A computed fold for a 689-nucleotide part of an RNA from a Verrucomicrobiota bacterium, annotated as large-subunit ribosomal RNA, domain II. It matches the Rfam family "Bacterial large subunit ribosomal RNA". Gene Ontology terms of the family: structural constituent of ribosome and ribosome. The coordinates come from a structure-prediction model, not an experiment, and the mean pLDDT is 83. NCBI's taxonomy places the organism under Bacteria, Pseudomonadati, Verrucomicrobiota.

Context: one part of a larger RNA
């Protein structure tokens, strides 16, 4: 790890509903004693107490009443119309108790520990060798005398080096080790505050601690044993047969409360009412309203002109004033915006009533779960009109939904699985191959593999619509030719001659030619354009709406049409068909709930109509299998359990026959009774492998 066994809603006592039974204005005995019994137990006794027929009040205490109150009043609670309880089993649920199992760190008594290890205490033990060389003394020198000096001699030291003994510094191995802290190589100390042996002292809110919360027997920010004890766990896990039927919630409110409760709202089941009725949801009528959207009449913001009161500035002015102003600007008037906290208007919807229609509805009761939600559309807020982003409302789906579709994909699209069919018909999406089903039909468009990711912005791509000019009195491109005089206009300049700048911008000759588009020169020249004429021939130019496309277009290992591959097998508009699901229809079973018929004492059963039959939490029904126990009936050495193989039978849990092995007990109906059902609990000092 696997496999067998074990393994979790129990008991008592109490309360409350519901069933069933017994009695009933009553119901009932409890402890205790007789009788009968091996025994469990049954039967007689026994009325103490309990609950119920009476309430109201804080009571006294009155009583169909009371209690406030002065009240004969008014209110509150009652009574009466209609009196039902109560005792027992049984199941649902809640109180108390370990209360469904396991699971803590803790705390709180009493003991046992100083053979480890910390300090002391008593009495013993241990430190090779080698190095230095204090004190002091001697002896010579030296003083007056000391001091000094020098040579000895000595042998000091938490003195140096360095085994033994002690410590544990760095690396490396070792890490299910050889060792639950050790091994090699290095290092520290090694006459000391030194090591060490025995003996003994100190104990758990205490000890010892040259202090590290170290340490007190591989335990320590409070030792270990045993009790308290099943400590408590708003927390995690786990919690064991089966089928029927209904079916949530992730919302407010209060919560030292937010991952937890309690009340309500949703879920469930039951009994009454209600059919003289009338949910949802449809239709019609009738209402209020102040969002959407619009306006600007108010409140505010706002663009742009007039007009302008008041102020600023200049100028004049002894004072009064007086002019001027590309300055600001109030109210006013045109004129173009804006608003959640604007409104002179105002909708759709939604909301309220009544009417019709329309089959459930509501009262009480007993049982609940839930109260972390996701997304996705739409209306708002918050954020940056960021988020698979938050929070609100409102409608869906998922949550509790399986099938088809989206390539794969809780939350989109479609559509809600009672079984069973190698039966039809559709739906969203699809119909060239993967891969069912047109290589259908018709008219266009795209040339980008667009289709199959994306802006501002840019472009003689391309179709369509159109608007306006020019044109056979010849337009548009081309080609030739002219393109000129007064004049170098004036001014400015060094110069300025169409072309640095500034003024004007005429007039002449003429087909036509600007006081000149551009290049160019110091500055003229030079080339060219504008505008005319030949030539040529038939359309041409600008612009404007809108279809499809093009660039703009960069992510890290090779590539987002699912892929193959398409020029449609793409993209628009019309249409014909087919394909497609557990929708929906068919034809057969089951089942539940109403109802009707048959049936019966009530049921049960049959048959027939119609409406159901997805489901998680959760109600509520029905059933199946183990043990035993008490009646009944049965089987069994011609072979019981048990075990093993096995193609049977039931809608499930399951249950039979029949071989084989087993070698002594064991079914079957009914009824009660419970240590009653295992795959999960990092289950279990239970076993096997």
């Nucleotide at each position: 790890g696997c496999c067998a066994g074990c393994g979790a809603g129990u008991u008592g006592c109490g309360u409350u509903a519901u069933a069933c039974g017994g009695c009933a204005a009553g119901g009932u005995u409890a402890a205790g004693g007789g009788a009968u019994u091996u025994a469990c137990a049954u039967u007689c006794c026994g009325g103490a107490g309990c609950c119920g027929a009476a309430g109201c009040g804080a009571a006294a205490g009155c009583g169909a009443g009371u209690g406030u109150g002065a009240a004969u009043a008014g209110c509150g609670c009652g009574a009466a119309u209609u009196u039902a309880g109560u005792c027992g089993u049984a199941u649902g649920a809640c109180g108390c108790a370990g209360a469904c199992a396991c699971g803590a760190a803790g705390c709180c008594g009493g003991g046992u520990g100083a053979u480890c290890u910390a300090u002391c205490c008593a009495u013993g033990g241990c430190c090779a060798g080698g190095u230095u060389g204090a004190a002091a003394c001697u002896a010579a020198g030296g003083u007056a005398a000391c001091a000094c000096u020098u040579a000895g001699u000595g042998g000091a030291g938490g003195a140096c080096c360095g085994a033994a003994c002690u410590a544990g510094u760095g690396a490396c191995u070792g890490u299910u080790g050889a060792a639950a802290u050790a091994g090699u190589c290095u290092u520290g100390g090694a006459u000391g505050a030194g090591c060490u042996g025995u003996g003994g002292a100190u104990a758990g809110g205490g000890g010892u601690g040259a202090a590290a919360g170290g340490u007190c027997a591989a335990u320590c920010a409070a030792a270990c044993c045993c009790g308290g004890g099943g400590a408590u766990a708003u927390c995690u896990u786990g919690u064991u047969c089966u089928c029927u039927u209904c079916g949530a919630a992730a919302u407010a409110a209060c919560u030292u409360u937010u991952g937890g409760g309690u009340u309500a709202g949703c879920c469930u089941c039951a009994a009454c009412u209600u059919a003289u009725u009338g949910a949802a949801c449809u239709g019609u009528u009738g209402g209020g309203g102040g969002u959407a959207g619009a306006g600007c009449a108010c409140u505010g913001a706002u663009u742009u002109u007039c007009u302008g009161a008041g102020g600023g500035g200049g100028c004049u002015u002894a004072c009064c004033g007086g002019c001027c102003u590309a300055c600001c600007a109030a109210a006013g008037a045109a004129u173009g915006u804006c608003a959640a906290a604007c409104u002179c208007c105002g909708a759709a919807u939604a909301c309220c009533a009544a009417c019709a229609g329309g089959a459930g509805a509501g009262u009480u009761g007993g049982g609940a779960g839930a109260u972390a939600g996701a997304c996705a559309g739409u209306g708002g807020g918050g954020g940056a009109u960021a988020a698979g982003c938050u929070u609100c409302a409102u409608u869906g789906u998922c949550g509790a939904a399986a099938g088809g579709g989206g390539a794969a994909c809780a939350g989109c699209c479609c559509a809600g699985a009672u079984c069973a069919u190698c039966g039809a018909u559709u739906a969203a999406g699809g119909c060239c191959c993967c891969a069912a089903a047109u290589u259908c039909u018709a008219u266009g468009c795209u040339a980008a593999g667009u289709g199959a990711g994306u802006a501002a912005g840019g472009a003689a791509g391309u179709g369509a619509a159109g608007u306006u000019u020019c044109a056979a009195a010849g337009a548009c491109a081309g080609u030739u030719g002219g393109g000129a005089u007064g004049u170098u206009g004036g001014c400015u300049u060094a110069g300025a001659g169409g072309c640095a700048g500034c003024c004007a911008u005429c007039a002449u000759u003429u087909a036509a030619a600007g006081a000149g588009u551009g290049c160019g020169u110091a500055a003229c020249a030079g080339c060219u354009c504008a505008c005319c004429a030949a030539u040529c021939a038939a359309g041409a130019a600008a612009c404007u709406u809108u279809g499809c496309g093009c660039c703009g277009a960069u992510a890290a290992u090779u590539u987002u049409c699912g892929g193959g591959g398409c020029u449609a097998a793409g993209c628009a508009u019309a249409g014909a068909g087919c394909c497609g699901a557990a929708a929906u229809c068919a034809u057969g079973g089951g089942u539940u709930u109403a109802c009707u018929a048959c049936g019966u004492g009530a049921a049960a059963g049959u048959a027939g109509u119609a409406a159901g039959c997805g489901g998680u939490a959760g109600g509520a029904g029905a059933g199946c299998g183990u043990a035993g126990u008490a009646u009944g009936u049965g089987c069994g050495u011609c072979g019981a359990a048990g075990c093993u193989a096995u193609a049977c039978c039931g809608u499930a849990a399951g249950g039979a026959g029949u071989g084989g092995u087993g070698g002594a007990g064991c079914g079957c109906a009914u009824a009660c009774u419970a240590g009653u059902g295992a795959g999960u609990a990092u289950g279990c000092a239970u076993g096997g492998c």